[in-house]
Context: one part of a larger RNA
Molecule: small-subunit ribosomal RNA, 5' domain
Organism: uncultured bacterium
RNA sequence: GGAUGAACGCUGGCGGCGUGCCUAAGGUAUGCAAGUCGAACGAAGUUAAUCGGAGCUUGCUCUGGUUAACUUAGUGGCAGACGGCUGAGUAAUGCAUAGGAACUUUCCCCUAACUCGAGAAUACCUUCGCGAAAGCGAAGUUAAAACUCGAUAGACCCUUGCUGUGAAGUGUAGGGUAAAACUCCGGUGGUUAGGGAUAGGCCUGUGUCCUAUCAGCUAGUUGGUGGGGUAAUGGCCUACCAAGGCGAUGACGGGUAGGGGGCCUGAGAGGGUGUACCCCCAGAAUGGGACUGAGACACGGCCCAUACUCCUACGGGAGGCAGCAAUUAGGAAUCGUGCGCAAUGGGCGAAAGCCUGACGCCGCGACGCCGCGUGGAGGAUGACGGCCUUCGGGUUGUAAACUCCUUUUAUGUGGGAACAAGUUCUGAGUGUACCACAUGAAUAAGCACCUUCUAACUACGUGCCAGAAGAAUCGGUGAUGCGUAGGGUGCAAGCGUUAUCC
Numbered sequence: 001g002g003a004u005g006a007a008c009g010c011u012g013g014c015g016g017c018g019u020g021c022c023u024a025a026g027g028u029a030u031g032c033a034a035g036u037c038g039a040a041c042g043a044a045g046u047u048a049a050u051c052g053g054a055g056c057u058u059g060c061u062c063u064g065g066u067u068a069a070c071u072u073a074g075u076g077g078c079a080g081a082c083g084g085c086u087g088a089g090u091a092a093u094g095c096a097u098a099g100g101a102a103c104u105u106u107c108c109c110c111u112a113a114c115u116c117g118a119g120a121a122u123a124c125c126u127u128c129g130c131g132a133a134a135g136c137g138a139a140g141u142u143a144a145a146a147c148u149c150g151a152u153a154g155a156c157c158c159u160u161g162c163u164g165u166g167a168a169g170u171g172u173a174g175g176g177u178a179a180a181a182c183u184c185c186g187g188u189g190g191u192u193a194g195g196g197a198u199a200g201g202c203c204u205g206u207g208u209c210c211u212a213u214c215a216g217c218u219a220g221u222u223g224g225u226g227g228g229g230u231a232a233u234g235g236c237c238u239a240c241c242a243a244g245g246c247g248a249u250g251a252c253g254g255g256u257a258g259g260g261g262g263c264c265u266g267a268g269a270g271g272g273u274g275u276a277c278c279c280c281c282a283g284a285a286u287g288g289g290a291c292u293g294a295g296a297c298a299c300g301g302c303c304c305a306u307a308c309u310c311c312u313a314c315g316g317g318a319g320g321c322a323g324c325a326a327u328u329a330g331g332a333a334u335c336g337u338g339c340g341c342a343a344u345g346g347g348c349g350a351a352a353g354c355c356u357g358a359c360g361c362c363g364c365g366a367c368g369c370c371g372c373g374u375g376g377a378g379g380a381u382g383a384c385g386g387c388c389u390u391c392g393g394g395u396u397g398u399a400a401a402c403u404c405c406u407u408u409u410a411u412g413u414g415g416g417a418a419c420a421a422g423u424u425c426u427g428a429g430u431g432u433a434c435c436a437c438a439u440g441a442a443u444a445a446g447c448a449c450c451u452u453c454u455a456a457c458u459a460c461g462u463g464c465c466a467g468a469a470g471a472a473u474c475g476g477u478g479a480u481g482c483g484u485a486g487g488g489u490g491c492a493a494g495c496g497u498u499a500u501c502c
Base pairs, nucleotide, nucleotide: 001502002501003500004499006498007497008496009495010494013372014371015370016369017368018367019365020364021330026328027327028326030325031324032323035078036077037076040075041074043072044071045070046069047068048067049066050065051064052063053062054061055060056059085283086282087281094208095207096206097205098204099203100202103200104199108196109195110194111193112192113191114190115189116150117149118148119147125140126139127138128137129136130135156176157175158174159173162169163168181188182187209255210254211253216246217245218244221243222242223241224240225239226238227237228236258280259279260278261277262273263272264271265270285306286305287304288303289302308319309318310317311316336362338361339360340359344358345356346355347354348353375405376404377403378402385396386395387394388393410439411438412437413436414435415434419429446491447490448489449488450487451472452471453470457486458485459484460483461482467474468473
């Protein structure tokens, strides 16, 4: 000198774009953050129309059927594995890069074939019962694209013959495995097989902080065979066999740490760093476990244990903000319990649409960067005042006053978008941005420094005191170094200080 997710002191006019718990991965009141589909299913309810019946106050009430529209607790499907947050752990089951073979992939796209028959339940509901509650139990009854059984099927799976070193082969023979319907008749689904796309799992080489005041480490340990397990390779697991494997090119241990793209600095080499944005990984009070599923060992799912908090009728229950706000604590320190799904994107749905604290916006903070302003021109008796003085004057200083202008900004009034993609409709932001007119210099300057390094000097006060200081040092009666004033210098809505990095 540059830089910062900064803080502190003094000061503070406006706008745009960014950015904002670095500490306690401490604790949390409250609200919201993941639902959706009635075009899968039975049922219930509401409204309307219509056809009856009963009562009568003759146009109302009650009741039954049919049709239509709407709503929904439950069964069922898909989505809750994405999106959002955090960086505790992790020095390698991670990341970066370059490769590999023994794998899977819902939804989406393409191709081909099929979509036949039967059955038993159950939720909802009704009737009971238990419980303070959370909730639970019994009996009865009902549906489905829920569940089960059967049929059929091959380019699928298992076994098998032949050719072949192998790869491979629409070869042969035997055995096995499937489905779900809805419909407004346009379609939408379902099953099997092959291909694609996307996403992921696995393996290998190389690179990846400090420490030897850590020198030896290792029995599933290293390899083989058989078996098991997985979507798949493999000590991944198991039985047996062998005795290996790693290590001064630093094993093992200890400390620290999420990694990368990047960012800061530097002429570069390098050094430092990993906030925001993007990719990957890991975690969801702590520890463990599996279930469902194409996908999880699953933040707002389940089970167990532990700590903590809450409710309780003391028998028993409920909870998990490292989602968005908010609150408390900690701290030098970090924001609103805001608006909206209008846009972009996501989930569900045929669609209308519903949901979306993702996201879009607004708010707060000079926290940062950038831009603008605090007026312009003229104006000398060089006014008053201040300060200094050799008492002549000098300086503040064209600075002010004063004259003429301008209106960025401010205030007021009027007009007024784009963002809407989808000829209609749809805007949270918002009467915002912007435009016109009016008023009137009107609303707007500070901070640090002035001995040398280092741009900028005098007076007074103080008297090794009070104090200053980055270093050298300054101050003990002429202090350009302390304090105040005048003057000056540098930056400027900021200026200084502190911390950290180059």